[in-house]
Molecule: Glycine riboswitch aptamer
Organism: Ancylobacter crimeensis
RNA sequence: AAUGAUCCUGCGGGAGAGACCGACCGUCCUCCCAGGGGCAGUGUCGGCGCCGACGGAGCAACCCCCCAGGAAACUCUCAGGCACCGAGGACCGCAGGGUCAGG
Numbered sequence: 001a002a003u004g005a006u007c008c009u010g011c012g013g014g015a016g017a018g019a020c021c022g023a024c025c026g027u028c029c030u031c032c033c034a035g036g037g038g039c040a041g042u043g044u045c046g047g048c049g050c051c052g053a054c055g056g057a058g059c060a061a062c063c064c065c066c067c068a069g070g071a072a073a074c075u076c077u078c079a080g081g082c083a084c085c086g087a088g089g090a091c092c093g094c095a096g097g098g099u100c101a102g103g
Base pairs, nucleotide, nucleotide: 003101004100005099006098007097008096009095010094011093012092013091018048020047021046022045023044024043025041026039027038028037029036030035049082050081051080055078056076057075058074062070063069
């Protein structure tokens, strides 16, 4: 030096789950009033259902061990998310740099 591990940066890939129901606001039709129906934004609020690959929590093979601790892509869903778009995204690949090992 090759190579391996780890950390950072850049690029690429990257899933899951209701365009649910109701009310309000806007608009159109009908209408004596009251009321009823449609459309739109996919806005606000509420309800139920659901997701799990950010975060958080729990248990565990295992590690370690005097005590005590560490530990998942499993589990729970507090937060978060559930049309498209967008954001986020564990993890994977490539490149560059740092450190350690190697020699």